[in-house]
RNA sequence: UGUAGGGGAGGCAAACCAUCCGUAAGGAUGGGACGCAAAGCCACGGGCCCUGCGUUAGUGAAGGGGGUAGCCGGGCUGCCGAAG
Numbered sequence: 001u002g003u004a005g006g007g008g009a010g011g012c013a014a015a016c017c018a019u020c021c022g023u024a025a026g027g028a029u030g031g032g033a034c035g036c037a038a039a040g041c042c043a044c045g046g047g048c049c050c051u052g053c054g055u056u057a058g059u060g061a062a063g064g065g066g067g068u069a070g071c072c073g074g075g076c077u078g079c080c081g082a083a084g
Stems, first nucleotide, its partner, number of pairs: 001084001005080002011036002016031006034070001040076003044073003047068005053063001
C1' cells in the first nucleotide's frame, strides 16, 4: 500500500412512543433496538412514494415540484486488517 475477511473496542439505529416542522410523502430531536460492514456523504440513472402546482366529471395519467441513500446501480470518502 492493500484485496479477502472482521465486528472485540468503538459506531449507526427499523418498528413503536413523545414533541416540533411539512398539504402530504416524509424530516428533526429525545426515548427505543429490527437490523447494518459503509445503515458515512451525494438524488447522477432506474424503481417506489407524495403533491397546497398542473390537470380533472372522477383522478395521481403526462408535465412540474418534493421525499426515499435502511430499494438497486453509480460517484466520493472511511476503522481494524492475514496473505501478497